[in-house]
RNA sequence: ACAGGUGUAGCUCAAUUGGUAGAGCAGCCGUCUCCAAAGCGGCCGGUUGUGGGUUCGACUCCCUCCGCCUGUG
Numbered sequence: 001a002c003a004g005g006u007g008u009a010g011c012u013c014a015a016u017u018g019g020u021a022g023a024g025c026a027g028c029c030g031u032c033u034c035c036a037a038a039g040c041g042g043c044c045g046g047u048u049g050u051g052g053g054u055u056c057g058a059c060u061c062c063c064u065c066c067g068c069c070u071g072u073g
Base pairs, nucleotide, nucleotide: 001072002071003070004069005068006067007066010025011024012023013022019056027043028042029041030040031039049065051063052062053061
């Protein structure tokens, strides 16, 4: 330099081929216990990497840039 992949909650990852973003862990509260852990119930948590475009509607499609991974040279 070129090609492919990837970027979503603090972390690990979903979102069935465009229909309005969710789970587990972590954190907080409660329950249980002599206390704690575990278990159980609940709560909190997001400008979906940046900036544009298409669309009634974009995590999803198109373009630009940025980070990371792999390959070719």
Predicted 3D model of a 73-nucleotide RNA (transfer RNA) from a bacterium. Its mean pLDDT, the model's own confidence on a scale to 100, is 82. It matches the Rfam family "tRNA". Its family is annotated with triplet codon-amino acid adaptor activity in the Gene Ontology. The RNAcentral record of the sequence draws on ENA.